RNA sequence: GGUCCAUUCGUCUAGGGGUUAGGACGCAAGGUUUUCAUCCUUGAAACAGCGGUUCGAUUCCGCUAUGGACUA
Numbered sequence: 001g002g003u004c005c006a007u008u009c010g011u012c013u014a015g016g017g018g019u020u021a022g023g024a025c026g027c028a029a030g031g032u033u034u035u036c037a038u039c040c041u042u043g044a045a046a047c048a049g050c051g052g053u054u055c056g057a058u059u060c061c062g063c064u065a066u067g068g069a070c071u072a
Stems, first nucleotide, its partner, number of pairs: 001071007010025004018055001027043005048064005
């Protein structure tokens, strides 16, 4: 250089056109506990960026960025 893959809450992940964007861990508050921990309840927190297609895009397409695999 070429080909291919991935990018979603703080972390790990599900969702592949019409979702309230879900789960686990973590975090915060409350309950329980003499206190901490455990346990229970609740809450905040995310679609890499820019364009395109579409009535509608996290999802499809292109480019860019970052990371990875193979190859020369």
Predicted 3D model of a 72-nucleotide RNA (transfer RNA) from a Prevotellaceae bacterium. Its Rfam family is "tRNA". The sequence was found in a public genome assembly.